Predicted 3D model of a 471-nucleotide part of an RNA (small-subunit ribosomal RNA, 5' domain) from an uncultured archaeon.
Context: one part of a larger RNA
């Protein structure tokens, strides 16, 4: 650290509590909405308020878990003259003129559902064409800038190819669109160095090494392809096999070091195994799509439907691990111009001998028993922590606390040892190599300090043994 027997009064604090085992399978309910953009639609006198679609934006964040993974995963320095980056910041310029659908809606149809098929009308900050601006490749020219080095930035010409926008909504105060540059912040990609075992694994590789051209990306690369060379790695341990998410950190040690690292923070992977794209500024996407496997479900037998390693909670595994609880008040996050909405993130509260920190379970007096002692019994004064009541306060609401007042010694102590080691009987009584007891030594065969059991006593104390791991 885990478990576990026996026991148990009270508060406070914390980053504890299905990690070890099966990343095994899961009913139920919740866990991502949301908008001065548009149509429609139902109730309202209205203001408005709800549902239903087209759009925007966000669902790539936040949570959850460690399965795989010895690799640039990770830690730490570096690069990218080989890159992107919505929302945000600063600056410059812009928003002309047209169009054609298509949802919800109406009508008609299929199916038991899931859900679908025709056929009509119609709006947008949806979409589509032009146009101006802008963009990009190529080739040419200056000349200046960065920088270690222009293949980089800057101006101009030409050619080609590509092609902006909502003048939108407004409570008239703003919010917003589009195009250029710069910044921010995230990323993506190369790298130097670092840190598990095994040699009872010595040889490994054909996209394997380079080249040359090309596909592809946002973008270098053999990342992938066609040709051509025949390299590349390895005893400073390659390949194989085994473990294992990496690191800050944690425990334990005088320290070197050892052992661990599910939890809390960074980073990394993963979503029933396993493959793929699609949308997007961003995924190859836990609560999005396909498709194969394997489970499970509902079915009218045609055919659909699910994925808790979110937060409760349930089988099942097992020594072993909590409520199917409250609330958005706080913070944070999305979405909105706010007002507001939403969040099982979060914040509060339940449960649990998880750790930590702290109080208690009385103090006095006579009298009597007891061996002076320790206590016991009665009598009696004194205190109120916990306890019972009530009032405020606390708080989203409760609850605990806290404050105050009243009542009353009343409600509160165990577990484990007494032969050594090791702090405490040479006490009683049972038992008689029996029955048991022991971490090591060793007790027990009739006076047992060692077993059981009483009394006494010791240690530690709301804890005190066991058992297992590390150091």
């Nucleotide at each position: 650290c885990a478990c576990u027997g026996c026991u148990a009064u009270u508060g406070g604090g914390g980053u504890u509590c299905g990690a070890c085992u099966a990343a095994g399978c899961c009913a139920u309910g919740c866990g991502a909405g949301u908008c001065a953009c548009u149509c429609g639609u139902u109730c309202g006198c209205a203001a408005g308020a709800g549902c239903g679609a087209g759009g925007g934006c966000g669902g790539a964040c936040g949570g959850c878990u460690c399965a795989g993974u010895a690799a640039c995963a990770c830690g730490u320095g570096g690069g990218u003259a080989a890159u992107c980056u919505g929302c945000c910041c600063u600056c410059g310029g812009g928003a002309c003129a047209g169009g054609g659908a298509u949802a919800a809606c109406c009508c008609c149809g299929g199916g038991a559902a899931a859900c679908u098929g025709g056929g009509g009308a119609u709006a947008a900050u949806a979409c589509c064409u032009g146009a101006u601006a802008g963009g990009u490749a190529g080739a040419g020219a200056a000349c200046u800038c960065u920088g270690g080095a222009a293949u980089g930035a800057u101006u101009c010409u030409c050619u080609g190819c590509c092609c902006a926008a909502a003048u939108g909504c407004u409570u008239c105060g703003g919010c917003g669109c589009c195009c250029g540059a710069g910044g921010a912040u995230g990323a993506g990609c190369c790298u130097g160095c670092g840190g598990c075992c095994g040699a009872u694994u010595a040889g490994g590789u054909a996209g394997u090494u380079g080249g040359c051209g090309g596909u592809g990306u946002a973008a270098c690369g053999g990342a992938c392809c066609a040709c051509c060379a025949a390299g590349c790695c390895u005893g400073a341990g390659a390949u194989c096999g085994g473990u294992a998410c990496g690191g800050g950190c944690a425990c334990u040690g005088a320290g070197a070091g050892g052992u661990g690292u599910a939890g809390c923070c960074c980073g990394g992977a993963g979503a029933u195994g396993g493959g793929g794209a699609c949308u997007g500024a961003g995924a190859c996407a836990c609560g999005g799509c396909c498709c194969c496997a394997g489970g499970c479900c509902c079915u009218a037998c045609g055919g659909g439907g699910c994925g808790c390693a979110g937060c409760a909670g349930g089988c099942g595994c097992g020594a072993a691990a909590a409520c199917u609880c409250c609330g958005c008040a706080a913070u944070a996050c999305g979405c909105g111009a706010a007002a507001g909405c939403g969040u099982g993130a979060c914040g509060g509260g339940g449960g649990a001998a998880c750790c930590c920190c702290a109080a208690g379970u009385g103090c006095g007096c006579u009298a009597g028993c007891g061996u002076u002692u320790a206590g016991c019994u009665a009598g009696u004064g004194c205190u109120u922590u916990u306890g019972u009541a009530a009032a405020g306060u606390g708080u989203a609401a409760a609850c605990a606390g806290c404050u105050u007042u009243a009542c009353g010694a009343a409600u509160a102590a165990a577990a484990g040892c007494g032969g050594g080691g090791u702090a405490a009987g040479a006490c009683c009584g049972g038992u008689g190599c029996c029955a048991g007891c022991c971490g090591c030594c060793g007790c027990g065969g009739u006076a047992a300090c060692a077993c059981c059991g009483g009394c006494c006593g010791c240690u530690u104390g709301a804890g005190u043994g066991g058992u297992g791991a590390c150091c």